Two RNAs folded together computationally: RNase P RNA and transfer RNA, 461 nucleotides in total. It holds a member of the Rfam family "Bacterial RNase P class A". Rfam links the family to the GO terms tRNA processing, dimeric ribonuclease P complex and ribonuclease P activity. The prediction has a mean pLDDT of 77.
[in-house]
RNA sequence: GAAGCCUGCCAGACCGCCGCUGGUGCAAGCGCCGAAAGGCCGCACUGGAGGAACGUCCGGACUGCACAGGACGGCGCAGGAGCUAACGGCUCUCCACCGCGAGGUGAGGAUCAGAGCAACAGAGACGAGUCCCCGGGGACCAACCGCUUCGGCGGCAGGAGCCUGGGGGGUGAAACGGGCAAUCUCUGCGCGCAGCAACACCAAGUAGGCCAGCCACGGGAGCAGGGCGACCUCUCUCGACCUUGUGGUUCCGCAAGGCGAGCUGGCGGGUAGGUGGCACCGAGCCAUUGGGGCGACCCAUGGCCCAGAGGAAUGGCGGUCACGUUGGGCCGUUCGCAAGAACGGCCCAAUGCACAGAAUCCGGCGUACCGGCAGACUUCACAC
RNA sequence: CGCGGAGUGGAGCAGCCUGGUAGCUCGUUGGGCUCAUAACCCAAAGGUCGCAAGUUCAAAUCUUGCCUCCGCAACCA
Numbered sequence: 001g002a003a004g005c006c007u008g009c010c011a012g013a014c015c016g017c018c019g020c021u022g023g024u025g026c027a028a029g030c031g032c033c034g035a036a037a038g039g040c041c042g043c044a045c046u047g048g049a050g051g052a053a054c055g056u057c058c059g060g061a062c063u064g065c066a067c068a069g070g071a072c073g074g075c076g077c078a079g080g081a082g083c084u085a086a087c088g089g090c091u092c093u094c095c096a097c098c099g100c101g102a103g104g105u106g107a108g109g110a111u112c113a114g115a116g117c118a119a120c121a122g123a124g125a126c127g128a129g130u131c132c133c134c135g136g137g138g139a140c141c142a143a144c145c146g147c148u149u150c151g152g153c154g155g156c157a158g159g160a161g162c163c164u165g166g167g168g169g170g171u172g173a174a175a176c177g178g179g180c181a182a183u184c185u186c187u188g189c190g191c192g193c194a195g196c197a198a199c200a201c202c203a204a205g206u207a208g209g210c211c212a213g214c215c216a217c218g219g220g221a222g223c224a225g226g227g228c229g230a231c232c233u234c235u236c237u238c239g240a241c242c243u244u245g246u247g248g249u250u251c252c253g254c255a256a257g258g259c260g261a262g263c264u265g266g267c268g269g270g271u272a273g274g275u276g277g278c279a280c281c282g283a284g285c286c287a288u289u290g291g292g293g294c295g296a297c298c299c300a301u302g303g304c305c306c307a308g309a310g311g312a313a314u315g316g317c318g319g320u321c322a323c324g325u326u327g328g329g330c331c332g333u334u335c336g337c338a339a340g341a342a343c344g345g346c347c348c349a350a351u352g353c354a355c356a357g358a359a360u361c362c363g364g365c366g367u368a369c370c371g372g373c374a375g376a377c378u379u380c381a382c383a384c
Numbered sequence: 385c386g387c388g389g390a391g392u393g394g395a396g397c398a399g400c401c402u403g404g405u406a407g408c409u410c411g412u413u414g415g416g417c418u419c420a421u422a423a424c425c426c427a428a429a430g431g432u433c434g435c436a437a438g439u440u441c442a443a444a445u446c447u448u449g450c451c452u453c454c455g456c457a458a459c460c461a
Stems, first nucleotide, its partner, number of pairs: 001380004006375005012321007020048007029041001031040003050355001054366002057364005062195004069251004074191005079093005094108001095106004109186002114184002116180002131169004136164003140159002144155004199276004209267006215260001217239006224233003241258005269460003284304005290299003323352013386456006394410004404441001412428005434450005
């Protein structure tokens, strides 16, 4: 110097004028809007988008379902150790793969519990077996040779068929050897469900209408009422039963109700206004030559208070500077006969400012992104 | 803002769960029938399975990330 790799940071700066919106303080009219609940108006000071506010993919806080219990089902995660409120996130590390390397990627438990799957091709595809070729062994047959009592016997080259075990070819991703658990399954661990349009409160309003379901029993007591009496009614209590109550089913348990101005569901009807939740002393932010840990992170000390609407604020105009792109002019260097080309610098003009914008809040992941800055490291080339 | 669902020839849908050959109806084109048109009969063409990556021998199908479209939702009584 070139190429690369990892980490962190920034996301134009400043000034003036005019606006929008939150908070605090002061001020405040028998003020204004509204049916009401409730809200609004002045002045001063002060705060006002992001690294992703995005996708809504995970995890929590918070709220409701009485408690958030058991069983079955369902869903998710998966080397080891840790961090954390929690996590599918992060850190360190082992292993596998990729890269010369710095580094990167990994859904990396189990196929010795069981089940399932493999199109086409191929003889054969998950059960085992043999399509072709080669050669080994055995049984059997046996030209030929030897012997013979002519019936046969022995030896041996060889043999397309039989038995047995071996190698190779071909098909295919894969051929007694494996693969697939991002197939069922098993093991371990975790998860109840819904979501701020959760939820709580206030105000106004209604045909306060219609339909369906629940509406049934036994024991005991009081003797309160009726009856000549059997008995009936009423009240209390106990037991079983029925209905409803959680958003997969079910059980135990609990709660409410069981002819009442009842409960549950549906149809119909009405209102679509306001306040809180919600802008936070918090899993909060910043700093440290502080401490612990390889690290994620934790602890200590000091400082700070840091957006909040509800059709939804965070903007507009002007100026100076910086940056990018385009065009023009001038200068320099290199190449070239020249015309001109490339690079760099200065000036002028135009234009632009990447991706994108909070909606209950927080921790992550993923995705989008013009560019710029800083640091660590790797490879190659050159010089010393 | 939150939650749920769907992308397959020109149109509407199967196939996906349980991986191997993408199928049905209508439409289109050509031929036949008819005097002619429709109907009917015969034949054909037409599909990056929304996009990308991964798992696998193999992906429309399984997994992940993006893109597009659609739907739902308040309270009172």